[in-house]
Molecule: SAM riboswitch aptamer (S box leader)
Organism: uncultured Sporosarcina sp.
């Protein structure tokens, strides 16, 4: 880098700490000294790997289900915050507003 999959749920009034945080860039809207980022605990959730089960022209395997949380990761305001790209409703024709879809982005697993 590149490919599949999700990207509706949930999760602290704990300790440290001492200004910035919400990926970038750029407008806009938030959060934040009643404590940000970041570490520690604690907690969620179930992708993988493990277990049980069903199915399949299947020895070792693929697919589903399902239960648990001691393994590997991940996450823990709102909310992937919105807009930018295309297309469509909408207007006399614009904007507003709204829908679609993409593209960027996380996260996991392959390569």
């Nucleotide at each position: 880098u590149c490919u599949u999959a999700u990207u509706u749920a949930g999760a602290g009034u704990g300790g440290c700490g001492g200004a910035g945080g919400g990926a970038a860039u750029a407008g806009g809207c938030c959060c934040g000294a009643a404590g940000a980022a970041g570490c520690c605990c604690g907690g969620c959730a179930a992708c993988c790997a493990g277990c049980a089960g069903a199915u399949g022209a299947a020895u070792u395997c693929a697919u589903c289900u399902g239960a648990a949380a001691a393994g590997g990761u991940g996450c823990u305001a709102c909310a992937u915050c919105c807009u930018a790209c295309a297309g469509g409703u909408g207007u006399u024709a614009a904007a507003a507003a709204c829908c679609u879809g993409g593209a960027a982005g996380a996260u996991a697993a392959g390569a």